RNA sequence: UGUGGGAUAGCCAAGUGGCAAGGCACUCGCCUGUUAAGCGAGCGAUGCGUGGGUUCGACUCCCACUCCCACAGCCA
Repeated sequence: UGUGGGAUAGCCAAGUGGCAAGGCACUCGCCUGUUAAGCGAGCGAUGCGUGGGUUCGACUCCCACUCCCACAGCCA
């Protein structure tokens, strides 16, 4: 430098045009001598890396940029 992939809640992670799933964690309760485990209930994104564009409508499509990963190339 090129190509491909990725960036979504505290963490992991699905969703590929029509108001963003799930798990862990967390909160309350049950159970327990207490904790953990187990069981039941509850709980988050005013917006999906940043800035633009297209569209009636964008996490989703297009452009630029930032960061991470892999491969290739160049230099040593």
This is a predicted structure of a 76-nucleotide RNA (transfer RNA) from an Acidobacteriota bacterium. The prediction has a mean pLDDT of 81. The sequence is in RNAcentral, with records from ENA. Its Rfam family is "tRNA". It is annotated as a transfer RNA. Its family is annotated with triplet codon-amino acid adaptor activity in the Gene Ontology.